[in-house]
Molecule: small-subunit ribosomal RNA
Organism: uncultured bacterium
């Protein structure tokens, strides 16, 4: 884009079309084929006239008209329906018929004389329920028959002419065969014969016409001939005989499917799909067979027979065929009225009038399609209200939309008017005339239909929906929902902020329709003729030879098949296209043209292909002479090694492995030596080598044999290339028969390894490995690259020839390789050995899986090979390359990473945190590294978020506005655990005379509350970690189709992407480093509260400015100097100098990013939730629980120690609700007094380890201090749950800690004490700081862990905590096999056989002709048996797919 459509929602009108695609299922009812009295006989009823009888009613005759039925003629073979069958001369197209027919019609010629016997009907009599039927008598014809005559037809023969073989025409002879019908209105209509025409058919032929080879052979009347028969006609159409043919890979036969065509849809076309309506042809008429009649049928509304079904029946018998028009049932997603009319067109009959006509013309139903029209037009802003959204005093949008004002009236409604289609026939009149007929005038005839059209009236009045809005694809927001409900054409959406679900607002598209579904074409160059591919994506056969076929070198020539051009015929009409015309337009219809790309015939041309003949040498082959090689095959032969045997020497192990064991060995192994035997394979040479078609080929040598190459010219003269089928070869393994058997070695055995180990390792070991013969026929049979030919830059190496004196050298031919240009390619790459440019031929491919499976067939001894699907399932599978990540890959390097050391943890007790458990609650968060002395730098109340209980509700806090009360406030009482509730007392600021205002406070009302409720996976901010690791990027340029690369890689160097050198890169940014702070040295300045060498003084205090110190500013370090190495950067040196040396030590400082890392409970914040509660107040409790587990610590286990006494030396901090000297009391914690100090001044403040003495003497102790009892102190409303400290007493575990594990490289570890924050107090052994004493070790980078760079592989990208394979378990699905079982169609065989046909026939009938009957043959159908094919189903069973 399209449709004979269907379904959903919706629906105003008209025109033109279309309307059972399914059950060729079954059909009630009505209609669809009759007509002619001018062919014939002839009647009933009725009517008219009339006769007789009768008064009449009436009865009975005659004549005329006269239905139905009957004989006869024509029609019924047309028209109408359907698409079963059929793969075929059925259809299409083009021819032929010299092999034929043709009623009615036209033309021409001729004729129509005489006669005869019947039979329907009518009448009479029977049978039967009916359908129907029997007998008798009588009768007519355009029914039937006989006789006569022929210019006729047919056959045979002769002659002439023509042709195409049979033949045709003319003519002559002979033989055979035959005609006729009347009617009449007198105009005519008919009849017979022959010839011609027209029309319609029959038959034959070329070409075209679906799928399957898992259908490869088929055929006996089969193929042909002769003869007979038959037909309108040819013909095996049929029969007898003879011959053995005929068809088939250019697809026979078989199976499946199908009406064919003009055309229709689509497409740029080529094509592909379709074959409704309309038109041509065919086939069919309940299923099957058969003939009759006829011009024509093997006959839709005829007949006979068989069968199935339905109906009637008196049970004896009968009737029927809607795939005609309506209609019914059924089936189905689905398809209409039991309508009107013959007015028109057409048909049958008729002289005609006319009759018949479900053909046809009309109407009805249906948005089924196409086309047209309408549902209003113009103005109108306060941009109304309402809705929706938002950043919400407001804005945006719906939207000029509405309201409102003016205008119009198509359509619809009502009323009126009102067609064309109709002209003939016919009748009447007139005219012409060749007498056949024709013309003119008038009249008659309309189903549709009172329809179309036209006029008028009033009034915007009567008229809009459907789908969609994530991308493709035009159109976006809110709410609801929360991987639910749902959507979905593909990708996909939905797990609490959904433009994707549902609703709404808005928008987009189309519009009386819009969507969905189904189907076809297109896009799809995705079967590629136009117009594709095969190294790696699917795809080159394992290789060769060769048949058919396809293709093929040069020159001349022949023919004209292909090819090209002209002409003629045909290509039905309709359709399509163009032009015009008619309906108001269009759809639609009409007219004309063009076209129908085809087929046939004919004429011409001859370049190319083909063909005929001749020639040529360059393709191909042969010849001669050389050369080369693991080419093949059959012999002969050699040494090393291995194994075995014998002998000898010799003694305890050997062998084997990561380490072992099994195994061998004192019966003498292994080892060594000698000899012997056996089989197999051939070291070095040896190579990027060579040979071969491929598989493949390796000691030496001989025979036979094949090939390639080079050189030379001679010969043949296209002999060539490819190659479906076919034939041959074809590694290894395997199979058969017979040998052989040293080594190695499937299976097997044992030993190890392991969780296991039917493996890898070890010890053995059989088939096999070897030979001969015969099979198998497959490989990653690979260059994953078919064969042949030609052409297209170069470089280097190498093998074999030639040239050359040549080891130089360059050239040339044929190979084998590497690199590279153009070109090609998706890229990787290929590149004269193409995957380039071309040509020929063959093979193969068309998404992945199922599957190289199943079934069938062929081959094979078997194993198996070859050929080779489908159902079902997925939305991918795949190639090449890129960036990462990863690797029990590689290279380089770093780090307390290992190693070397020191000290710990893990065992004990306690402290603290966590898990778990418990609980009314044990609030919450943090959970590998990167949670666990973490948030918390301090939970008795408070904190507090939790629980229980009691209370409050604009609320505990703050702001604004209003009202009331009053200064504020202070204080008392009751109740209560308190909060709270209730009640009382006191009091009135400032300005103003006052009213009032202002300020403040309280109460109350309103507006803003509040929430440690949820979401850290909606967020900001902050933080941890990789990691203080050296990385992460950008601009421009260049490379690549692109992702991307380069730079940033490389060579060095560094702590460092630090620096240097090189380089298609050149620069730059964030990081590194430096700049900042502390500390180590010095200088300058300054000098109190600090300092004191020299001076005075007992001291206080003077004084000093040297030192220490304090705190400001500077200096100092830069590989600067030297030596060596190095191009440089830089490195090395116990170097010099220096306080310090190569970053002096430490801190602050954390790139791009990763972990949806942590935090909504610091804070902030979107959304959601809550509002007499999830908010707020209060009391008490809990966060402190305790079978247990883990982390982090403290104290110890002692003598390098404990205890006691004496004695020395810091730094850094803090202090007024504070630090507290000093004195007194107390054993002490502390208390009572009390000076100084807001601090270099006073206090905390004692530093401790250390040093000097004494004691303890290795013990569960004079170690250790848990636990418990008692007595106290202090803080604080308050130490019960639940504080710290003191004293006395008590005196637990613990004697150095398993596997494992942590920290640390120098002022570090270890050890010792001091201070501070928080804080009333403190559970601090924690955290953060300070100083004192003060080590050991580092060979080194193999390994563990982490990291950086380069490189490599990858099927990973959520990135190895990845991906992913197979079995098993379970569910579902389709499918193979299968004992069986059921069904279907087809072919053949046998039996039987109706109607019909045909043949025969003595008995019966008949004078005869002939008939009846009977029999033979054939045959629809029926039956029997066997086999093949196809399909369904099936216990059981096999694999497969999905979850």
């Nucleotide at each position: 884009g399209a449709u004979g459509a269907a379904c959903g929602c919706u629906a105003g009108c008209g025109g033109c079309a279309g309307g059972c695609u399914u059950a060729a299922u079954a059909c009630a009812u009505g209609c669809a084929a009759g007509u002619c009295g001018a062919g014939g006989g002839g009647u009933a009823a009725a009517u008219a006239u009339u006769g007789u009888a009768g008064c009449a009613a009436u009865a009975u005759g005659a004549u005329a008209u006269g239905a139905g039925a009957c004989c006869g003629g024509c029609g019924a073979a047309c028209g109408g329906g359907u698409g079963c069958g059929g793969a075929a001369c059925a259809c299409g197209u083009a021819u032929g018929u010299a092999a034929c027919a043709u009623a009615c019609c036209c033309u021409a010629u001729a004729c129509a004389g005489g006669g005869a016997g019947a039979u329907a009907g009518c009448c009479c009599a029977g049978g039967g329920a009916a359908a129907c039927u029997u007998g008798g008598a009588u009768u007519a014809a355009u029914a039937u028959c006989c006789c006569a005559g022929a210019u006729g037809u047919u056959a045979u023969c002769g002659a002439u002419u023509g042709g195409c073989a049979u033949c045709a025409a003319u003519u002559g002879a002979u033989a055979a065969c035959c005609a006729a019908a009347g009617c009449u209105c007198c105009g005519g209509c008919g009849g017979u014969a022959u010839a011609g025409g027209a029309u319609u058919g029959g038959c034959a032929u070329g070409c075209g016409u679906c799928u399957g080879a898992u259908u490869a052979g088929g055929u006996a009347g089969u193929a042909g001939g002769u003869g007979g028969g038959g037909u309108a006609a040819c013909g095996g159409c049929u029969c007898a005989c003879c011959u053995a043919g005929c068809c088939g890979a250019c697809g026979a036969u078989c199976a499946g499917u199908a009406g064919c065509u003009g055309a229709u849809g689509u497409g740029a076309g080529a094509g592909c799909a379709u074959g409704a309506u309309c038109a041509g042809c065919c086939a069919c008429a309940c299923g099957g067979g058969c003939a009759c009649u006829g011009a024509g049928a093997u006959a839709c509304g005829g007949g006979c027979c068989c069968g199935a079904c339905u109906c009637c029946u008196a049970c004896g018998g009968g009737a029927g065929g809607c795939a005609g028009c309506a209609g019914u049932a059924a089936g189905g997603a689905a398809u209409a009225u039991u309508g009107g009319g013959c007015a028109a067109u057409g048909g049958a009959g008729g002289c005609a009038a006319c009759u018949c006509u479900g053909a046809c013309c009309c109407a009805g139903c249906c948005a089924u399609g196409c086309c047209g029209c309408g549902u209003g037009c113009a103005g109108g802003a306060u941009u109304a209200a309402g809705g929706u959204c938002c950043u919400c005093u407001g804005g945006a949008u719906u939207g000029u939309a509405a309201a409102c004002u003016g205008c119009u009236u198509u359509u619809a409604u009502u009323g009126g008017u009102g067609a064309a289609u109709a002209a003939a026939c016919c009748u009447a009149g007139g005219g012409a005339u060749u007498c056949a007929u024709c013309c003119c005038u008038a009249g008659c005839u309309g189903a549709a239909g009172g329809u179309a059209g036209c006029c008028a009236a009033g009034g915007a009045a009567u008229a809009a929906g459907c789908a969609c809005c994530g991308g493709c694809u035009a159109a976006c927001u809110c709410c609801g929902u929360g991987c639910c409900a749902g959507c979905a054409g593909c990708c996909g959406c939905g797990g609490u902020a959904a433009u994707a679900c549902g609703g709404a607002g808005g928008g987009u598209g189309c519009a009386a329709g819009c969507g969905u579904u189904a189907u076809c074409c297109g896009g799809a160059u995705u079967u590629a003729c136009u117009g594709g591919g095969u190294u790696u994506a699917a795809a080159g056969g394992g290789a060769g030879c060769g048949u058919a076929g396809g293709c093929g070198g040069a020159u001349c020539u022949u023919u004209a098949a292909g090819u090209g051009a002209g002409u003629g015929g045909u290509g039905a009409a309709a359709u399509c296209c163009u032009a015009g015309a008619g309906c108001u337009u269009a759809a639609c219809u009409c007219u004309a043209g063009a076209a129908c790309u085809g087929c046939c015939a004919u004429u011409c041309a001859u370049a190319c292909u083909a063909u005929u003949g001749a020639u040529c040498u360059u393709g191909a082959a042969u010849u001669c002479g050389g050369u080369u090689g693991a080419g093949g095959u059959a012999g002969c032969u050699g040494g090393a090694a291995u194994g075995u045997g014998u002998c000898a020497u010799g003694u305890a192990g050997c062998g084997g492995u990561g380490a072992a064991a099994u195994g061998c060995u004192u019966a003498g192994a292994u080892a060594u030596g000698a000899c012997a035997c056996a089989g197999a394979a051939c070291a070095c040479c040896a190579a990027u080598u060579g040979c071969g078609a491929a598989g493949g080929c390796a000691g030496g040598u001989u025979g036979c044999u094949a090939a390639a190459c080079c050189g030379a010219c001679a010969u043949u003269g296209a002999c060539g290339c490819u190659g479906a089928g076919g034939c041959u070869c074809g590694a290894a393994a395997g199979c058969g028969u017979g040998g052989g058997g040293a080594u190695c070695a499937a299976a097997c055995a044992g030993g190890a390894u392991u969780a296991g180990a039917u493996a890898c390792c070890c010890u053995g070991g059989u088939a096999g490995u070897c030979c001969a013969c015969g099979c198998c026929c497959u490989a990653a049979a690979c260059g994953a690259u078919g064969a042949u030919u030609a052409c297209u830059c170069g470089a280097c190496g190498u093998u074999g020839g030639c040239g050359a004196u040549a080891c130089a050298c360059a050239g040339u031919c044929a190979g084998c390789g590497u690199c590279u240009a153009a070109g090609c390619g998706a890229a990787a790459g290929c590149a004269u050995u193409a995957a380039g440019u071309a040509a020929u031929c063959c093979a193969c491919c068309u998404g992945g899986g199922a599957a190289g499976u199943a079934c069938g067939c062929u081959c094979g001894c078997a194993a198996g090979a070859g050929u080779g699907a489908a159902a079902c399932u997925c939305a991918a599978a795949g190639g090449a390359a890129u960036u990462g990540a990863c690797g029990g890959g590689g290279g380089u390097c770093c780090g307390c990473a290992c190693a070397a050391g020191c000290g710990g943890a893990g065992g004990a007790g306690c402290a603290u945190g966590u898990g778990g458990u418990u609980u009314a609650a044990u609030u919450c968060g943090a959970u590998g590294a990167u949670a666990c002395g973490c948030g918390a730098g301090g939970a008795a109340c408070c904190u507090u978020a939790c629980c229980u209980a009691g209370g409050c509700u604009a609320g505990a806090a703050u702001g604004c506005a209003g009202u009331c009360u009053g200064a504020c406030u202070g204080u008392c009482c009751c109740u209560g655990a308190a909060a709270g509730g209730g009640g009382g007392c006191u009091u009135u600021g400032u300005a103003g005379c006052a009213a009032u205002a202002c300020a403040c406070a309280g109460a109350u009302u309103g507006c803003a509350a509040g929430g440690u409720g949820c979401u850290g996976c909606a967020u900001g901010g902050u933080u941890g970690u990789c990691g203080u690791c050296a990385g992460c990027u950008c601009g421009u340029g260049c490379c690549g189709u692109g992702a991307g690369g380069u730079g940033u890689u490389g060579g060095g160097u560094u702590a460092a992407g630090u620096c240097c050198c090189g380089c298609a890169a050149c620069g730059a940014g964030c990081g590194c480093a430096a700049c900042c702070c502390c500390u180590a040295u010095c200088u300058a300045u300054a000098g109190u509260u600090g300092c004191c060498a020299u001076c005075c003084g007992c001291a206080a205090g003077g004084g000093g400015a040297a030192c220490u110190c304090u705190a400001u500013a500077g200096a100092a370090a830069c590989u600067g100097c030297c030596u060596g190495c190095g191009u440089a950067a830089g490195c090395a040196g116990a170097g010099a100098g220096g306080a310090a040396g190569g970053a002096g030590g430490g801190g602050a400082u954390g790139a791009c990013g990763u972990c949806a890392a942590a935090u909504c409970a610091u804070c902030a914040u979107g959304g959601c939730c809550u509002u007499u509660a999830u908010g707020c107040c209060u009391a008490g409790g809990g966060c402190u629980a305790c079978a247990c587990a883990c982390g982090u610590g403290c104290u110890a286990c002692a003598a390098u120690g404990g205890a006691c006494g004496g004695u020395a030396c810091a730094a850094a901090g803090g202090g007024c609700a504070g630090c507290c000297a000093c004195u007194u009391a107390g054993u002490g914690a502390u208390a009572a007094g009390g000076a100084g100090c807001a601090a270099a001044u006073c206090c905390c403040u004692a530093a401790a380890a250390g040093c000097c003495g004494u004691u303890c003497u290795c013990a569960g102790u004079u170690c250790g201090g848990a636990u418990u009892g008692g007595a106290g102190u202090c803080u604080g409303c308050a130490a019960c749950u639940c504080g710290a400290c003191u004293c006395c007493a008590u005196g637990a575990a613990g004697u150095u800690g398993g596997a494992u594990u942590c920290g640390c490289u120098a002022g570090u570890a270890a050890u010792c004490g001091c201070g501070c924050a928080u804080c009333a107090g403190c559970c601090a052994u924690g955290g953060c700081g300070c100083g004192g004493u003060g080590a050991a070790u580092a060979c080194g980078u193999u390994c563990c862990c982490g990291g950086a760079c380069c490189u490599u592989g990858u099927a990973c990208a959520c990135a190895c905590c990845g991906c992913c394979c197979g079995u098993c378990a379970a569910g579902c699905c389709a499918u193979g096999g299968a004992a069986g079982u059921c069904u279907g169609g087809u072919g053949g065989g046998c039996c039987u056989a109706a109607a019909g046909a045909u043949c025969a026939u003595a008995a019966c009938c008949g004078c005869a002709a002939g008939g009846a009957g009977u029999g033979g043959u054939u045959c629809a159908g029926g039956g029997c048996a066997a086999a093949a094919c196809a399909g369904g189903u099936a216990a059981c069973u096999g694999g497969g797919g999905c979850u």